[in-house]
Molecule: transfer RNA
Organism: Microcaldota archaeon
RNA sequence: GGGCCCGUGGUCUAGCGGUUAGGACACUGCCUUCACACGGCAGAGAUCAAGGGUUCAAAUCCCUUCGGGCCCA
Numbered sequence: 001g002g003g004c005c006c007g008u009g010g011u012c013u014a015g016c017g018g019u020u021a022g023g024a025c026a027c028u029g030c031c032u033u034c035a036c037a038c039g040g041c042a043g044a045g046a047u048c049a050a051g052g053g054u055u056c057a058a059a060u061c062c063c064u065u066c067g068g069g070c071c072c073a
Stems, first nucleotide, its partner, number of pairs: 001072007010025004018056001027043005049065005
């Protein structure tokens, strides 16, 4: 330099252009216990890497940039 893949709460991850972006772990509160753990219930936490475009509507499609990984040279 060329090609491919990825970027979504603290972490991991799901998400055919259209319901309020869902789940697990972690965190907070309550219940349970003499207490802790386990378990149960509830809650907070994401402007979906950034900018632009297409569309009535974009996490999702297109372009550019940034970051990470793999392959070729």